[in-house]
Small-subunit ribosomal RNA, 3' major domain from a soil metagenome, 483 nucleotides, folded computationally. The RNAcentral record of the full RNA draws on SILVA.

Context: one part of a larger RNA
RNA sequence: UGACGGGGGCUCACACAAGCGGUGGAGGAUGUGGUUUAAUUCGAAGCAACGCGAAGAACCUUACCAGGUCUUGACAUACCGGGAUUAGCUAGGUGAAAGCUUAGUGAUUGCCUUCAAAGGUGUAACCGGAACAGGUGCUGCAUGGCUGUCGUCAGCUCGUGCCGUGAGGUGUUAGGUUAAGUCCUUUAACGAGCGAAACCCCUACGUUCAGUUACCAACGCGUAAAGGCGGGGACUCUGGACGGACUGCCGCGAAAGUAGGAGGAAGGUGGGGACGACGUCAAGUCAUCAUGGCCUUUAUGACCUGGGCCACACACGUCCUACAAUGGAUGGUACAGAGGGUAGCGAAACCGUAAGGCGGAGCCAAUCCCAGAAAACCAUCCUCAGUUCAGAUUGUGGGCUGCAAUUCGCCCACAUGAAGCCGGAAUCGCUAGUAAUCGCGGAUCAGCUACGCCGCGGUGAAUACGUUCCCGGGCCUUGUACA
Numbered sequence: 001u002g003a004c005g006g007g008g009g010c011u012c013a014c015a016c017a018a019g020c021g022g023u024g025g026a027g028g029a030u031g032u033g034g035u036u037u038a039a040u041u042c043g044a045a046g047c048a049a050c051g052c053g054a055a056g057a058a059c060c061u062u063a064c065c066a067g068g069u070c071u072u073g074a075c076a077u078a079c080c081g082g083g084a085u086u087a088g089c090u091a092g093g094u095g096a097a098a099g100c101u102u103a104g105u106g107a108u109u110g111c112c113u114u115c116a117a118a119g120g121u122g123u124a125a126c127c128g129g130a131a132c133a134g135g136u137g138c139u140g141c142a143u144g145g146c147u148g149u150c151g152u153c154a155g156c157u158c159g160u161g162c163c164g165u166g167a168g169g170u171g172u173u174a175g176g177u178u179a180a181g182u183c184c185u186u187u188a189a190c191g192a193g194c195g196a197a198a199c200c201c202c203u204a205c206g207u208u209c210a211g212u213u214a215c216c217a218a219c220g221c222g223u224a225a226a227g228g229c230g231g232g233g234a235c236u237c238u239g240g241a242c243g244g245a246c247u248g249c250c251g252c253g254a255a256a257g258u259a260g261g262a263g264g265a266a267g268g269u270g271g272g273g274a275c276g277a278c279g280u281c282a283a284g285u286c287a288u289c290a291u292g293g294c295c296u297u298u299a300u301g302a303c304c305u306g307g308g309c310c311a312c313a314c315a316c317g318u319c320c321u322a323c324a325a326u327g328g329a330u331g332g333u334a335c336a337g338a339g340g341g342u343a344g345c346g347a348a349a350c351c352g353u354a355a356g357g358c359g360g361a362g363c364c365a366a367u368c369c370c371a372g373a374a375a376a377c378c379a380u381c382c383u384c385a386g387u388u389c390a391g392a393u394u395g396u397g398g399g400c401u402g403c404a405a406u407u408c409g410c411c412c413a414c415a416u417g418a419a420g421c422c423g424g425a426a427u428c429g430c431u432a433g434u435a436a437u438c439g440c441g442g443a444u445c446a447g448c449u450a451c452g453c454c455g456c457g458g459u460g461a462a463u464a465c466g467u468u469c470c471c472g473g474g475c476c477u478u479g480u481a482c483a
Base pairs, nucleotide, nucleotide: 001483002482003480004479005478007477008476009475010474011473012472015467016466019430020429021428022427023426026321027320028319029318030317031316032315033314034312035311042053043052064307065306066305067304068303069302070301073132077131079129080128081127082126088105089104090103091102092101093100094099110121111120112119113118134296135295137294138293139292143290144289145285146284147283148281150279155194156193157192158191159190160189161170162169163168174185175184176183200273201272202271203270205243206242207241208240209239210238211237215232216231219230220229221228246267249261250260251258252257323423327382328381329380330379331378332377339370340369341368344363345362350357351356389420394415395414396413397412398411399410400409436459437458438457439456440455441454442453
């Protein structure tokens, strides 16, 4: 100087407390361990691995296994020798395919001689050879890059000066204050940098400009209904530009600031996002990529068919659906936002109980489509039961995607109707448009095992006395046989 203490002081945080809802019990989905297997490819491992890499494993992907094949190679560059009809297309043999092999057709092709054919020569493809290619093989404890974490915690440092023999200290401590090393005062320190804050984006109010594909108040036309039409520039909205909030005003205070109030759409960081200091964990990643070293080279490379990654006595994590009446069922009626669409979204009409089929209008989209929002509300049935709760499992029949749904896809109809009556010890999230609850969209994507993830809006709470305790963090101080 640090680190540590079941030392002390101050302080913060959904850390506890106060509340609300869960997990742990059931069934299922998914990931992991284990076991099994020819293979069940690999990585991730307390918090910070386990719906994680994977934002799409039937083939492909694919790295794994079995079998069948290739060896200058599936891919790159250039060299030596040979080398004009070669790529492609079609057909045959063999085969599971890849491959091997045979025949036909055949765009195109430099230079010289030549009308052309043809010849010579060079060189693509191709053949042979030799350099080399290739490796998701090993090492994340050789590395770059990227990332997680403490933690959006308030810290981490430097120059000069001063103090100390020196390591080092001071500044950065103290008194206040703040979300903050934020600011004020004091001060052997005076300044400065990286962080905090601000600058950036979204959102909440207003002004102004612009009105199409958006809008419709007044006027006119029009309809079963409808901005459907003329038109309008008011309103909504969209797109630009600007204003607005600063403790500015009142009270307290030396100041920083603070409690309340006024005005205001908004008040003390207005609400969200992006943004992550010096560093820590030899944290993670050689399987995104890049890369040193090592290993491999008729195989640890490459191609193909089939299988596997989906196994299943079991254990754990994360979720979904429930156990019902604040509900279930049937019918009717209403209100979003944000997205996506041309190898695409696909309307109306028609067929089908439905999944879906047929159809093809319109739309490269403020125009058309996906698209019916659902909880909510109204009416009726059910009346406490393993039920008109719950939907697992299984059977039959069908639909869709795709070369192909057996291993191993999703969906529909009918039948079947399991466990489950609110969950032990324990444990998690959340302080407001939040929790809870309800639906909608998107990426990936032929399809989909999505209940995941990332977004969007609808309805919309309870509680916080407080800091004694648990966990973690910050500052000062103290002890130490630790570094």